[in-house]
């Protein structure tokens, strides 16, 4: 330039053919245990899925488009 992959909470991951309220764990936070901390256990919160735009009844999921990242060949 040209193909292909990946982008979802602070982090690190799931989401079956498009379907229900985007799951789980780790961190943080409030709580119980302690003399105080570790641990452990209990609890409730944080995401509209990198931006836009489109199809559809319905989008992470499909399609265009553009952003950062990777991998390959020119």
């Nucleotide at each position: 330039c040209u193909g292909c992959c990946c982008g979802u909470g602070g982090c690190g991951c799931a989401a079956u053919u498009g379907g229900a309220u985007a799951a789980c764990g780790c961190a943080a936070c409030g709580g119980a245990u302690u003399c105080c901390g570790a641990u452990u256990c209990c609890g409730g919160a944080g995401a509209a899925u990198g931006g836009g735009g489109g199809u559809u009844c319905a989008a992470a999921u499909c399609c265009c488009u553009u952003c950062g990242g990777g991998c390959a060949g020119a």
Transfer RNA from uncultured Ruminococcus sp., 74 nucleotides, folded computationally. Its Rfam family is "tRNA". Rfam describes the family as follows. Transfer RNA (tRNA) molecules are approximately 80 nucleotides in length.